[in-house]
RNA sequence: GGCAGUGACACGGGGUGCCGCGAUCCGCGGCUGAGAUCACACCCGUCGAACCUGAUCUAGUUCGGACUAGCGAAGGGAUGUCGCGAUGAGCGAUC
Numbered sequence: 001g002g003c004a005g006u007g008a009c010a011c012g013g014g015g016u017g018c019c020g021c022g023a024u025c026c027g028c029g030g031c032u033g034a035g036a037u038c039a040c041a042c043c044c045g046u047c048g049a050a051c052c053u054g055a056u057c058u059a060g061u062u063c064g065g066a067c068u069a070g071c072g073a074a075g076g077g078a079u080g081u082c083g084c085g086a087u088g089a090g091c092g093a094u095c
Base pairs, nucleotide, nucleotide: 005084006083007082008081009080010079011045012044013043014042017031018030019029020028021027022026051076052075053074057070058069059068060067
C1' cells in the first nucleotide's frame, strides 16, 4: 500500500402485483412481500438476479397472485469521495 467487508456524505438506478365488493377513472377490504404509486419510504448501484427484456414463457402449485424449479454461464442494467478494516471490522448462530 492492497484485500473480506463496512460507515458517512453526495449522486444515481428501480418496482408497485393478485383476489373480492361497489364501480368500470377510482374507492374500500383482503393476500404475498423490504416495498403493492408518492413516501424526503423501501430495494439496489458493476464482486451488479435491485430491476428490465425474452415473457400474455415452461413445469409444479394456487381461486388468482405470491411461491418452487427452469429459462440463466442469456441479453441489458445505476458510482464517486473521505473514513474504519486480517492487531479480524462487519455479518450470522447460540447462551
Molecule: TPP riboswitch aptamer (THI element)
Organism: Agromyces allii